[in-house]
Context: one part of a larger RNA
RNA sequence: UGACGGGGACCCGCACAAGCAGCGGAGCAUGUGGUUUAAUUCGAAGCAACGCGAAGAACCUUACCAGGUCUUGACAUCCUCUUGAAACUCUGGGUAAUGCCGGAGCCUCUACGGACAAGAGAGACAGGUGGUGCAUGGUUGUCGUCAGCUCGUGUCGUGAGAUGUUGGGUUAAGUCCCGGCGAGUGAGCGCAACCCUCGCCUCUAGUUGCCAGCGAUUCGGUCGGGCACUCUAGAGGGACUGCCGGGGACAACUCGGAGGAAGGUGGGGAUGACGUCAAAUCAUCAUGCCCCUUAUGAUCUGGGCUACACACGUGCUACAAUGGCCGGUACAACAGGAAGCGAUAUUGUGAGAUGGAGCGAAACCCAAAAGCCGGUCCCAGUUCGGACUGCAGGCUGCAACCCGCCUGCACGAAGUCGGAGUUGCUAGUAAUCGCGGAUCAGAAUGCCGCGGUGAAUGCGUUCCCGGGUCUUGUACA
Numbered sequence: 001u002g003a004c005g006g007g008g009a010c011c012c013g014c015a016c017a018a019g020c021a022g023c024g025g026a027g028c029a030u031g032u033g034g035u036u037u038a039a040u041u042c043g044a045a046g047c048a049a050c051g052c053g054a055a056g057a058a059c060c061u062u063a064c065c066a067g068g069u070c071u072u073g074a075c076a077u078c079c080u081c082u083u084g085a086a087a088c089u090c091u092g093g094g095u096a097a098u099g100c101c102g103g104a105g106c107c108u109c110u111a112c113g114g115a116c117a118a119g120a121g122a123g124a125c126a127g128g129u130g131g132u133g134c135a136u137g138g139u140u141g142u143c144g145u146c147a148g149c150u151c152g153u154g155u156c157g158u159g160a161g162a163u164g165u166u167g168g169g170u171u172a173a174g175u176c177c178c179g180g181c182g183a184g185u186g187a188g189c190g191c192a193a194c195c196c197u198c199g200c201c202u203c204u205a206g207u208u209g210c211c212a213g214c215g216a217u218u219c220g221g222u223c224g225g226g227c228a229c230u231c232u233a234g235a236g237g238g239a240c241u242g243c244c245g246g247g248g249a250c251a252a253c254u255c256g257g258a259g260g261a262a263g264g265u266g267g268g269g270a271u272g273a274c275g276u277c278a279a280a281u282c283a284u285c286a287u288g289c290c291c292c293u294u295a296u297g298a299u300c301u302g303g304g305c306u307a308c309a310c311a312c313g314u315g316c317u318a319c320a321a322u323g324g325c326c327g328g329u330a331c332a333a334c335a336g337g338a339a340g341c342g343a344u345a346u347u348g349u350g351a352g353a354u355g356g357a358g359c360g361a362a363a364c365c366c367a368a369a370a371g372c373c374g375g376u377c378c379c380a381g382u383u384c385g386g387a388c389u390g391c392a393g394g395c396u397g398c399a400a401c402c403c404g405c406c407u408g409c410a411c412g413a414a415g416u417c418g419g420a421g422u423u424g425c426u427a428g429u430a431a432u433c434g435c436g437g438a439u440c441a442g443a444a445u446g447c448c449g450c451g452g453u454g455a456a457u458g459c460g461u462u463c464c465c466g467g468g469u470c471u472u473g474u475a476c477a
Base pairs, nucleotide, nucleotide: 001477002476003474004473005472007471008470009469010468011467012466013465015461016460019425020424021423022422023421026317027316028315029314030313031312032311033310034308035307042053043052064303065302066301067300068299069298070297073125077124078123079121080120081119082118083117084116088105089104090103091102092101093100108115109114127292128291130290131289132288136286137285138281139280140279141277143275148189149188150187151186152185153184154163155162156161167178168177169176195269196268197267198266200237201236202235203234204233205232206231209227214224215223216222240263243257244256245255246254247253319418323377324376325375326374327373328372329371336365337364340359341358345354346353347352384415389410390409391408392407393406394405395404431453432452433451434450435449436448437447
């Protein structure tokens, strides 16, 4: 100087407390451990691994396994020879399939030097998701959006170092104000602000919107007409403790009030200092060294990654009456759409099918649910719950056996609110309800977004956890 203390003082955070909803019990989904297996590819491991890499494993992907093939190679550059074909399209044989052996079509460009392509050959080489993240770059997590981390010069100290950065106030903040006994004065990286978005107003602009005011109306902003309003999307304004009062040290600041759409950082986001964990990643990529080179490379078929006594994590659905079912009837937003979204209509109990209007989309389409109105059930393992199973179908796709999703009928399991313990959340939040998107042929209860309905509680900082500042002890570095 740090680190640590079941030392002290002060302060903060959904850290506790006060509340609400959960998890831990059940069934299922998903990830992991373990076990099994020819293989169940690899990585991630307290917080900070475990719906994580994976924004989507039937083949492919795919790295794993079994078997069959290839050896200058699936891919790149160079050389020699041959050919103008080869590739491609159609097709025959053979195979589990690729490879292999054929047939037909096509049969390049040229400034004539050649170019280009294919085949054969030789070797330089290719190739490696093989090892090492404890050789590395790059990227990322975490403490933590915590308020800290440093430097120049000066001063003090033999020195390590100290001071500044401590103290009194204050703040979300090393944010700002004040001070100096003996000394500080300046600066940088962080904080804040500048950026995006939501909330108010104005202007600009009207193939969205509007009887707002007029006319027409087959009644639909449908038409004429109009940009007032809503909206859309660009430019501005607006909030600064600016004003008033109390407190404070005449300061910083704080409390209350006015005006205001908004008030003291207005809400949300992006933004992550010096560093810590030999943290993670050699399987995104790059890369040193080591290793393989008729195989640890390449390719094909089939299998596996989907196994199942069990254990854990994360979720979904429930256990019902503020509920289930049936009928009727409203109201969104963010997005997406051409090998696409697909309306009206017809058909089917339904998934869906037929068909194709319109739309490269403020114009067409995908397209709401909880809610509200009425009816029924009457507390029961039920008209709750839907697992599992049987049968019959639909869709995608060469192909749904291993191993997809959906529909109908039948079957109806566990489950009556969950031990110890444990998680999230302070407001348009929690809870609850549906909708969209990426990936994607198909395949979400996951992920990323969107809107609808919309709470309860917060005395307080003694305690648990994490963190910051000062101080103290130390046989630790």

Predicted 3D model of a 477-nucleotide part of an RNA (small-subunit ribosomal RNA, 3' major domain) from an uncultured rumen bacterium. Its Rfam family is "Bacterial small subunit ribosomal RNA". RNAcentral holds the full RNA, with entries from ENA. The prediction has a mean pLDDT of 84.